[in-house]
Context: one part of a larger RNA
Molecule: small-subunit ribosomal RNA, 5' domain
Organism: uncultured Eubacteriales bacterium
RNA sequence: GAUGAACGCUGGCGGCGUGCCUAACACAUGCAAGUCGAGCGGCGCGAAGCGAAACACGGAGUGUUUCGCUUCGCGUAGCGGCGGACGGGUGAGGAACACGUAGAUAACCUGCCUUAAGGUGAGGGAUAACGGGGAGAAAUUCUCGCUAAUACCACAUAAGCCCACGGUGCGGCAUCGCGCUAUGGGAAAAGAUAUAUUGCCUUGAGAGGGGUCUGCGGCCGAUUAGGUAGUUGGCGGGGUAAAGGCCCACCAAGCCCGCGAUCGGUAGCCGUUCUGAGAGGAAGAUCGGCCACAUUGGGACUGAGACACGGCCCAAACUCCUACGGGAGGCAGCAGUGGGGAAUAUUGCGCAAUGGGCGAAAGCCUGACGCAGCAACGCCGCGUGAGGGAAGACGGUUUUCGGAUUGUAAACCUCUAUCGACGGGGACGAAAAAAAUGACGGUACCCGAAUAAGAAGCGCCGGCUAACUACGUGCCAGCAGCCGCGGUAAUACGUAGGGCGCAAGCGUUAUCC
Numbered sequence: 001g002a003u004g005a006a007c008g009c010u011g012g013c014g015g016c017g018u019g020c021c022u023a024a025c026a027c028a029u030g031c032a033a034g035u036c037g038a039g040c041g042g043c044g045c046g047a048a049g050c051g052a053a054a055c056a057c058g059g060a061g062u063g064u065u066u067c068g069c070u071u072c073g074c075g076u077a078g079c080g081g082c083g084g085a086c087g088g089g090u091g092a093g094g095a096a097c098a099c100g101u102a103g104a105u106a107a108c109c110u111g112c113c114u115u116a117a118g119g120u121g122a123g124g125g126a127u128a129a130c131g132g133g134g135a136g137a138a139a140u141u142c143u144c145g146c147u148a149a150u151a152c153c154a155c156a157u158a159a160g161c162c163c164a165c166g167g168u169g170c171g172g173c174a175u176c177g178c179g180c181u182a183u184g185g186g187a188a189a190a191g192a193u194a195u196a197u198u199g200c201c202u203u204g205a206g207a208g209g210g211g212u213c214u215g216c217g218g219c220c221g222a223u224u225a226g227g228u229a230g231u232u233g234g235c236g237g238g239g240u241a242a243a244g245g246c247c248c249a250c251c252a253a254g255c256c257c258g259c260g261a262u263c264g265g266u267a268g269c270c271g272u273u274c275u276g277a278g279a280g281g282a283a284g285a286u287c288g289g290c291c292a293c294a295u296u297g298g299g300a301c302u303g304a305g306a307c308a309c310g311g312c313c314c315a316a317a318c319u320c321c322u323a324c325g326g327g328a329g330g331c332a333g334c335a336g337u338g339g340g341g342a343a344u345a346u347u348g349c350g351c352a353a354u355g356g357g358c359g360a361a362a363g364c365c366u367g368a369c370g371c372a373g374c375a376a377c378g379c380c381g382c383g384u385g386a387g388g389g390a391a392g393a394c395g396g397u398u399u400u401c402g403g404a405u406u407g408u409a410a411a412c413c414u415c416u417a418u419c420g421a422c423g424g425g426g427a428c429g430a431a432a433a434a435a436a437u438g439a440c441g442g443u444a445c446c447c448g449a450a451u452a453a454g455a456a457g458c459g460c461c462g463g464c465u466a467a468c469u470a471c472g473u474g475c476c477a478g479c480a481g482c483c484g485c486g487g488u489a490a491u492a493c494g495u496a497g498g499g500c501g502c503a504a505g506c507g508u509u510a511u512c513c
Base pairs, nucleotide, nucleotide: 001512002511003510005509006508007507008506009505012382013381014380015379016378017377018375019374020340025338026337027336029335030334031333034082035081036080039079040078042076043075044074045073046072047071048070049069050068051067052066053065054064055063056062057061089293090292091291099217100216101215102214103213104212105211108210109209110208113206114205115204116203117202118201119200120199121155123153124152130145131144132143133142134141135140161186162185163184164183166181167180168179169178170177171176191198192197219265220264221263226256227255228254231253232252233251234250236248237247238246268290269289270288271287272283273282274281275280295316296315297314298313299312318329319328320327321326346372348371349370350369354368355366356365357364358363385415386414387413388412395406396405397404398403419454422448423447424446425445429440457502458501459500460499461498462483463482464481468497469496470495471494472493478485479484
């Protein structure tokens, strides 16, 4: 000098930041991922029209109620689509191509988006919902029957695409890559609507995103010296989007290591941050990039993308419900609780803005985010008054009793009003024209009136080190960062007066340079 700090004393205001470093301990409760009815069939409610029946009125006819059909509007459990792989959290593990940097991919993938080209023909069988019946305490589930689709399946077509075997041109980096082309084989599609559109299928390019590989770089220990059998390489195959012992059969006997293998310990990495003249040393909170994880361990499914925090299955521990047969759960999301700890906040408001998901849109959802609350935890700014004022008052302290000092300090006079409190006004953030839309917030800010009123402490004063006297104590009580003070005149202990330093803080402790 610095800190995500803590502790002691003290504490007026504002702005901007920051706030479980410990138990990746366990979690009550609420919320944190939905959306689309312009994909689909139902169901419910409402309205209108038509028809039928019943009732009422003396009749034509009218009215009421019920039922059926059609249309429209609203809502929605289910099927279906997209999203739940983003965003948010944490740092356990991991010494590794995890990260950083520079490359490679002639070994790869890519939903939505942009762009270009071509297509969208004609069929089928189911199944939820629903209805009937049944089992169960529940979670849930069985059976029979019906039905729809942008759900599923097969057919046609194929510019281009894929596969096989040929021909040919160009190129390269070994396997090969990029074109052109003959033949044979193969694979598509879905509609909706408000008639403006928007979807769907195939193929190419792009953008953005990712996978894999490689060179180099960044911890400690030799009181760890040898390690290794899928081990190292080859041939063939399987698998993958993709090279590869990634996996498998066979063959060979290799491979790493004193330039530190292996083993053990520790650790998320980086941009950055702190310090330092620099070189360097230390750290990796907040913010940003990457990685890993989601009670512990394992596994795959779906999907463009996961081996998936608020998805599934299995095992384990724990907790809860139970009718004892069986079930349910996972805050390292935001709040919050217990516990641990020296120690770290509200079970707040809002989707107004920015961003995200879905939707044609209106819109819905969004503890991302924007704000507010708490905390001197940090940085920065401001205030606690300014000018005048000597009888140098009173009081305090001290004294050689003359005085000295507190001290222009106070009183007193004049002035001002930052902050706070009060009254009045009152935003920007909100948009391309008009209208509407603000959580923050009656906040910021402006104006007015009034009063010096409501606002100073903490550490130190032997030397280092700025600042001295008195009394008390008497190697006691105590102080102390180092040297060292204290045993009767202590500037070093305690108190007082005075002083020095910093100041809404000041000290102490811890840690780094």